[in-house]
Context: one part of a larger RNA
RNA sequence: UGACGGGGGUCCGCACAAGCGGUGGAGCAUGUGGUUUAAUUCGACGAUACGCGAGGAACCUUACCUAGGCUCGAAUGCGAGUGCUACCUGCUGAAAGGCGGGGUUUCUUCGGAACACAAAGCAAGGUGCUGCAUGGUUGUCGUCAGCUCGUGCCGUGAGGUGUUGGGUUAAGUCCCGCAACGAGCGCAACCCCUAUUGCUAGUUGCCAGCAUUAAGUUGGGGACUCUAGCAAGACUGCCGGCGCAAGCCGCGAGGAAGGUGGGGAUGACGUCAAAUCAUCAUGGCCUUUAUGCCUAGGGCUACACACGUGCUACAAUGGACGAGACAAAGGGUCGCUAACCUGCAAGGGGGUGCUAAUCUCAUAAACUCGUUCUCAGUUCGGAUCGGAGACUGCAACUCGACUCCGUGAAGGUGGAAUCGCUAGUAAUCGCGCAUCAGCCAUGGCGCGGUGAAUACGUUCCCGGACCUUGUACA
Numbered sequence: 001u002g003a004c005g006g007g008g009g010u011c012c013g014c015a016c017a018a019g020c021g022g023u024g025g026a027g028c029a030u031g032u033g034g035u036u037u038a039a040u041u042c043g044a045c046g047a048u049a050c051g052c053g054a055g056g057a058a059c060c061u062u063a064c065c066u067a068g069g070c071u072c073g074a075a076u077g078c079g080a081g082u083g084c085u086a087c088c089u090g091c092u093g094a095a096a097g098g099c100g101g102g103g104u105u106u107c108u109u110c111g112g113a114a115c116a117c118a119a120a121g122c123a124a125g126g127u128g129c130u131g132c133a134u135g136g137u138u139g140u141c142g143u144c145a146g147c148u149c150g151u152g153c154c155g156u157g158a159g160g161u162g163u164u165g166g167g168u169u170a171a172g173u174c175c176c177g178c179a180a181c182g183a184g185c186g187c188a189a190c191c192c193c194u195a196u197u198g199c200u201a202g203u204u205g206c207c208a209g210c211a212u213u214a215a216g217u218u219g220g221g222g223a224c225u226c227u228a229g230c231a232a233g234a235c236u237g238c239c240g241g242c243g244c245a246a247g248c249c250g251c252g253a254g255g256a257a258g259g260u261g262g263g264g265a266u267g268a269c270g271u272c273a274a275a276u277c278a279u280c281a282u283g284g285c286c287u288u289u290a291u292g293c294c295u296a297g298g299g300c301u302a303c304a305c306a307c308g309u310g311c312u313a314c315a316a317u318g319g320a321c322g323a324g325a326c327a328a329a330g331g332g333u334c335g336c337u338a339a340c341c342u343g344c345a346a347g348g349g350g351g352u353g354c355u356a357a358u359c360u361c362a363u364a365a366a367c368u369c370g371u372u373c374u375c376a377g378u379u380c381g382g383a384u385c386g387g388a389g390a391c392u393g394c395a396a397c398u399c400g401a402c403u404c405c406g407u408g409a410a411g412g413u414g415g416a417a418u419c420g421c422u423a424g425u426a427a428u429c430g431c432g433c434a435u436c437a438g439c440c441a442u443g444g445c446g447c448g449g450u451g452a453a454u455a456c457g458u459u460c461c462c463g464g465a466c467c468u469u470g471u472a473c474a
Base pairs, nucleotide, nucleotide: 001474002473003471004470005469007468008467009466010465011464012463013462015458016457019421020420021419022418023417026312027311028310029309030308031307032306033305034303035302042053043052064298065297066296067295068294069293070292076123077122078121081117082116083115087102088101089100090099091098092097105114106113107112125287126286128285129284130283134281135280136276137275138274139272141270146185147184148183149182150181151180152161153160154159165176166175167174191264192263193262194261196232197231198230199229200228201227202226206221207220210219211218235258238252239250240249241248242247314414318373319372320371321370322369323368324367330361331360332359335354336353340349341348342347380411385406386405387404388403389402391400427450428449429448430447431446432445433444
């Protein structure tokens, strides 16, 4: 100087407390451990691994296993040279491949060019090892308020001071003081979205008034909504109280918004020899008729069990049936697909419109109204299993989702323990997108609808910041 303390002081955080909803019990989904296996490819392991890499494992992917094959090799470049081995086709084979048959290319300025093949050779290849040789990227402490430097001063020196102190703040934020005076990286602001208004602009959007229609459908209109560009607006600016000041307090005014308005992007010096050699790059090592490459089939989907994360429930604030209402944000031409017909349905037929504020996916659901069920393992719950279908795809046996009929398991609110959340939040309800032929999505990322309760307080648990104290630790 740090680090640590079941030392002290001050302070903060859904850290506790106060509340609301869960997990832990059930069934299923998914990841992991373990076990099994020819293989169940590999990585990730307290917090910071375990719906993680994977934003799509039937083949492919695929790295694993078994079997069949290849050896300048699956790909690309250079290449003397050749014009068949290109193309068509037969046999064999699971395919890859192997063995044959036909065929002798096209253009031409006749120099050559295209295409195909290709000797020798040069560069191969490796998801093999080392993340404790590395770059890059990432997690975490933590969006915590810290981390440092120049000069000066103090100290033999390590180092200190500044950065401590008194206030204040979300903040090393600002003020005052001070052997310090300044500065840098962080904080904040500048950026984006959102909440209000104005101006500009009205098509594909809108419709108040005027016509018109089944319909903003059409004429028309720019008022309104909306769209998207530019501005304004919030700064403790004003008022009162407290204070030297910074600032704090006020059911204060004004205002759409008030003290960082809400959200996002943004992550200092560093810590964990943290993670990744399997995104990529790369040193070294290893391999070269194989640890490389091609192909078929299998596996990654196994199942006594254990754990994590979720979904669906256990019901009446509910289930079922009928009728009715209101979104936002996205996607679409190898695509989204309308009307209409058909099927109980998944779907099929159909072929209109749309490169989309125009057409379409696309009926939002919870909700409201009416009827029914009457507390039961039930008209709750839907696992499992049987049958029949329809879809994608070369192909749904291992191993796809979906529909209909039947079947109708556990489950009556879950022990010890444990998690999330402070407001348009939790809870609850549906919708969309990426990946994608299809999909094991209940996951992830977004969008809107309905919409709470509670916070006395900081003694305690956890994590963190500053000052101080002890130390036999570095």
Molecule: small-subunit ribosomal RNA, 3' major domain
Organism: metagenome